This is a predicted structure of a 72-nucleotide RNA (transfer RNA) from a Candidatus Parcubacteria bacterium.
NCBI's taxonomy places the organism under Bacteria, Bacteria candidate phyla, Candidatus Parcubacteria.
The coordinates come from a structure-prediction model, not an experiment, and the mean pLDDT is 83.
Rfam family: tRNA. It is annotated as a transfer RNA.
The RNAcentral record of the sequence draws on ENA.

[in-house]
């Protein structure tokens, strides 16, 4: 250089055109003498950036930034 994955909530990860989850975590209650444990509810997201294409984009195009492997 070239091909190929990947980037979504604190972490680790689904969602493949219709407006975003789940699992740990954090916060509050239940429990306890107290705290783990467990069990209920709960916060939390310009969905890496720009453009376009749609009525409509986390999602399809193409530019750009970072990871990650291959190949040279």
């Nucleotide at each position: 250089g070239c091909c190929g994955g990947g980037a979504u909530a604190g972490c680790u990860c689904a969602g493949u055109g219709g407006u975003a989850g789940a699992g740990c975590a954090u916060u509050a209650c239940u429990c306890u003498g107290a705290a783990g444990a467990a069990g209920u509810a709960u916060u939390g997201g310009u969905c890496g950036g720009g453009u376009g294409u749609u009525c409509g984009a986390u999602u399809c195009a193409c530019c750009c930034u970072c990871c990650c492997g291959g190949c040279a």